[in-house]
Molecule: c-di-GMP-I riboswitch aptamer
Organism: bacterium
RNA sequence: UGCCUCGGAGGGCACAGCCGGCGAAAGCCGGUGCCGCAAAGCCACGGGUCCUCGCCCACCCCCAAAGGAGUCCAAGACCGCCGAGCUGCCAGA
Numbered sequence: 001u002g003c004c005u006c007g008g009a010g011g012g013c014a015c016a017g018c019c020g021g022c023g024a025a026a027g028c029c030g031g032u033g034c035c036g037c038a039a040a041g042c043c044a045c046g047g048g049u050c051c052u053c054g055c056c057c058a059c060c061c062c063c064a065a066a067g068g069a070g071u072c073c074a075a076g077a078c079c080g081c082c083g084a085g086c087u088g089c090c091a092g093a
Base pairs, nucleotide, nucleotide: 012037013036017032018031019030020029021028022027035080041086042085045083046082047081048078049077050076052074054073058071059070060068061067
């Protein structure tokens, strides 16, 4: 290195909750924990969901203004929501 036989095993990740930290928030990081996952590995490309310290062009409330909440916009988050892309252990065919 190849062939035959065997049929298991070794494992991995870590929901919620709790503690500490970061963040305006969604959420993220670490510890603990273990609901589950054969890609529950990576990736924000498409769809979807979530957040708002922002944005004030416009719409809405207001007689009007001041001001206000929301929509739009924008920025952000989630890959354990789905799809796509990339990668991958053991064994079998």